[in-house]
């Protein structure tokens, strides 16, 4: 130090749902609440999914948005038993 990840120690994070509250929606945000996470810290990069106010040649397609708790990649980061 790299690789791994304890029925180790300390600490973190927060799903479904409810309440508020932004948005045309996907979905975001604050309280609350934990199903679970060893990157569930960060980046929307790829390609999957998801939304379409608006546009259009309108069973639908796309600007263009969202998701990083579905994958892949990028970075960075705690603790140290086998």
């Nucleotide at each position: 130090c790299c690789u791994c990840g304890a029925u180790a120690a300390a600490g973190g994070c927060a799903a479904a749902c409810c309440c508020g509250u932004g948005g045309u929606a996907a979905c975001g945000c604050g309280g609350g609440g934990a199903c679970g996470c060893a990157a569930a810290g960060c980046c929307a990069g790829u390609g999957c999914c998801c939304c379409a106010c608006c546009g259009c040649a309108u069973a639908g397609c796309g600007a263009g948005g969202g998701u990083c708790g579905a994958a892949c990649g990028g970075u960075u980061a705690c603790c140290g038993a086998a």
Molecule: c-di-GMP-I riboswitch aptamer
Organism: Alteromonadaceae bacterium 2753L.S.0a.02